Predicted 3D model of a 141-nucleotide RNA (SAM riboswitch aptamer (S box leader)) from Bacteroidetes bacterium UBA2664.
The coordinates come from a structure-prediction model, not an experiment, and the mean pLDDT is 78.
NCBI's taxonomy places the organism under Bacteria, Pseudomonadati, Bacteroidota.
[in-house]
RNA sequence: UUCUUAUCCAGAAAGGUGGAGGGACAGGCCCUGUGAUACCUUAGCAACCGGUCCUGACAGAAAUGUCGGGUUGUCAGGUGCUAAAUCCUGCCCGUUACGAAAUUGACUUAGAGUUAAUCACGUGACAGGGAAAGAUGAGAU
Numbered sequence: 001u002u003c004u005u006a007u008c009c010a011g012a013a014a015g016g017u018g019g020a021g022g023g024a025c026a027g028g029c030c031c032u033g034u035g036a037u038a039c040c041u042u043a044g045c046a047a048c049c050g051g052u053c054c055u056g057a058c059a060g061a062a063a064u065g066u067c068g069g070g071u072u073g074u075c076a077g078g079u080g081c082u083a084a085a086u087c088c089u090g091c092c093c094g095u096u097a098c099g100a101a102a103u104u105g106a107c108u109u110a111g112a113g114u115u116a117a118u119c120a121c122g123u124g125a126c127a128g129g130g131a132a133a134g135a136u137g138a139g140a141u
Base pairs, nucleotide, nucleotide: 002140003139004138005137006136007135008134013042014041015040016039017038021031022030023029025090026089027088028087043082044081045080048078049077050075051074052073053070054069055068056067057066058065059064086133091130092129093128094126095125096124097123098122099121102118103117104116105115106114107113
């Protein structure tokens, strides 16, 4: 770098350096000289990996091994994280509101028109679903 897979509405900030942009991209909306982003120090959050404890199944004569479970068992060792849901939306589907071409029915009719149902399509909304993209872990390359 690329691939696979899990998770992403919870949680957790002070100080120093420095001096203008930042929130991945686009739109929106925010943060920011009451000092952003970044880096350093300290502190914290968190059970993805790992250690440890309890426990189940299987294999084994045994030692032990393999595969699981523990509604937060426990430990902060490896990562990660500490504005806002991954800040929201983006593509598809669903529901719904409004508009609406067309079709069909009914009424009325000189022509025309009125009205009901279905509804292509358009716009908006949703603590609706799925995908995409992104972030992080683990494994592979």